[in-house]
RNA sequence: UCGCCGAGUAGAGGCGCAGGACAGCAAGAGUAGGCGUUAGGAGGCGUGCCGACGCCGCAGAGUAACGCUGAAAGGGCUGCCUGCCGAAGUUAUGCGCCGUUCGGCAAGCGCAUGGCUGGGCUGCAGGGGAAUACCUUGCAGACUGUCGCUUUGUGUACGCAAAGCGGAGCGCUACUCGAGUU
Repeated sequence: UCGCCGAGUAGAGGCGCAGGACAGCAAGAGUAGGCGUUAGGAGGCGUGCCGACGCCGCAGAGUAACGCUGAAAGGGCUGCCUGCCGAAGUUAUGCGCCGUUCGGCAAGCGCAUGGCUGGGCUGCAGGGGAAUACCUUGCAGACUGUCGCUUUGUGUACGCAAAGCGGAGCGCUACUCGAGUU
């Protein structure tokens, strides 16, 4: 001295993010399932797939129609509470958990490491989903916060405001310490 470099602490963006064995509501759905009748005639169930094993089935399975009965989960909205500002999301790898009667795979959950995305919104497309809800990925659009550059105004400067262009959160702002220089 705080301009460069390193570390730490505290903050900001706003329809801001996430969670809750919290409460209520809509939807799921008159669906799945169960029972009965009729048709029909050999498979069906135990999970989404494969294998094994087991169970049901010509004393009539799956299936279809009709009638009676009739859920739930995940997801969503509102309120409240909690944690926060790489909040969070997504993806890859590894490990663990979980599952269904068993084994394996997939899916799901958690942790660690790495990559990408500043944020919300709208539209289109893909995926998930019962779905015109919602989530997620990509692209585009304007908006917004931040920093940089240029121009203009204010008031010569510092500063402030506006406009235009551009970058990314491994960023930005404030403070402290170290470091550095003499």